[in-house]
Context: one part of a larger RNA
Molecule: small-subunit ribosomal RNA, 5' domain
Organism: uncultured bacterium
């Protein structure tokens, strides 16, 4: 498998043979058709997006603005032409060799939308010659003629989807200008492919790109050259602003992919999970030789003051392949673990004074903890239990990882749920005992040597609050 020829299975059927039977028949098998499936090969298209780093890069980057009259774009849209005759091969396959193993031969003989050749062609390409306009430009645009020269493939269920050529579109992309873009002169000169020309290669395209030969030039105090450092930006922290510090998450752009070089295939790579030398490491060897590259998502070691889960699904959004139907898809979507950060909410409400007891101070009369407990009536956030349930699904149906998840009802029960700092001044918040320049505190200013609101406790009392303080580090 709607580009190919195989191989297997299951099913039907069509024809031969065999076997039971008198026969109708049944049953085994061989061929061939078809039909539905698996599979490796061959062909296509995709693997250059998507993800994931930030190491090198002070400019081949980036960032706003120009240029291409010096460019190229697979799929995708639009429009115009076409798609005729014919070859010879291979993989797999068979037959067989070597090798531990990765693998490498060798025969035989096949298919195709793989390959190749010849027809056919302009408005395609080169050439020569020609007309008209037009620009800041070496120039572009265009009009006629002759000559050369290049194309193609089918498939099917008949709806279609495909293939050449060409002109325009879009969407990506090359290149190239101006301008901005850290520090350092305790770096002041620098450079031979170096600046420029001509011939000749070369690229999709300008160019010393590259090479012959020729001249001797080019940059520089507006900082070249040379060091240090660094991914840039939209933003993002701060700040009244101007500025200052930054480059995590998302969202653009460039670079990289064990280290270094290199081409191949391609519309695009000089290519993360491609290939080819080299280097380091790290496995397997029968010592002859071979294998790998998590800066994809998890996850282990190891390094560290310190950072998750070898989870669940393609149901959505989105890529790639196919007519489709699906298939793939640590892209995404969700869960998971962390008080990391923000955000919302509880840790109980009302009443309750003989102001109980019991701490702590006292002037011993009382003050204060304190409506703060007990006590009483009450609610049900959270929690447990039970019942019922999404939305996200698009277009008739169909189709949910989240997840019986949110939410919603009833039932139990105050029970299971407050903690850090700090209280001399800046700075909001005082008294007692202990200690005695000791023990000790401190961001600063300064406390402590016998009445310490500063040191340790206690009570009290202030500030935040699921958090609180230290520490680092921007403003």
């Nucleotide at each position: 498998g709607a580009a190919c020829g195989g191989u297997g299975a299951u099913u039907a059927u069509u024809a031969g043979u065999c076997u039971a039977g008198c026969a109708a028949u049944a049953g085994a098998u061989u061929a061939g058709u078809a039909a539905u499936u698996a599979u490796a090969g061959u062909g296509g298209c995709a693997a250059a997006c998507g993800g994931g780093u930030g190491a090198g890069u002070a400019a081949u980057a980036u960032a706003u603005g120009g240029a291409u009259a010096a460019u190229c774009u697979a799929c995708c849209u639009u429009a115009a032409a076409g798609a005729g005759a014919g070859g010879a091969a291979u993989a797999g396959u068979u037959c067989u060799g070597c090798g531990a193993a990765a693998g490498c031969g060798g025969u035989a003989g096949u298919a195709a939308u793989a390959c190749c050749u010849c027809a056919u062609a302009a408005u395609g390409u080169c050439a020569u010659u020609u007309u008209a306009g037009g620009g800041g430009a070496g120039c572009c645009u265009u009009u006629a003629a002759u000559g050369a020269u290049u194309a193609a493939a089918g498939a099917u269920u008949u709806a279609u989807c495909g293939c050449u050529u060409u002109a325009a579109g879009a969407u990506g992309a090359g290149u190239u200008c101006a301008u901005a873009c850290a520090c350092u002169a305790u770096c002041a000169g620098c450079u031979a492919g170096u600046u420029g020309g001509u011939g000749a290669g070369g690229u999709a395209a300008u160019a010393g790109c590259u090479u012959a030969c020729c001249a001797a030039g080019g940059c520089u105090a507006c900082g070249a050259c040379g060091g240090u450092u660094a991914g840039c930006c939209g933003g993002c922290c701060u700040g009244a602003a101007a500025g200052g510090g930054u480059g995590a998450a998302c969202g653009g752009c460039c670079a990289c992919a064990u280290u270094g070089g290199a081409a191949c295939u391609g519309a695009u790579a000089c290519a993360c999970g491609g290939u080819c030398c080299a280097g380091a490491c790290u496995c397997c060897u029968a010592c002859g030789g071979g294998a790998g590259g998590c800066a994809g998502c998890a996850g282990u070691g190891g390094g560290g003051a310190a950072u998750a889960u070898u989870g669940c699904g393609c149901a959505a959004u989105g890529g790639g392949g196919g007519a489709a139907a699906c298939c793939c898809u640590g892209a995404c979507g969700c869960a998971g673990c962390g008080a990391c950060g923000c955000c919302a909410u509880g840790u109980g409400a009302a009443g309750g004074a003989u102001g109980a007891a019991g701490g702590u101070c006292u002037u011993a009369g009382g003050a204060u903890u304190g409506u703060a407990a007990a006590c009483u009536u009450c609610u049900g956030u959270c929690u447990a239990g039970a019942g019922g349930a999404a939305a996200g699904a698009a277009g008739c149906u169909c189709u949910g990882a989240c997840g019986g998840u949110a939410c919603c009802u009833c039932u139990a029960a105050a029970g299971a749920a407050a903690g850090c700092a700090c209280c001399g001044g800046c700075u909001a918040a005082c008294u007692c005992c202990g200690u005695g320049c000791c023990a000790g505190c401190a961001g600063c200013c300064g406390c402590g040597g016998u009445a310490a609101u500063a040191c340790g406790g206690a009570g009290g009392g202030u500030g935040c609050a699921a958090g609180c303080g230290u520490u680092a580090u921007u403003c």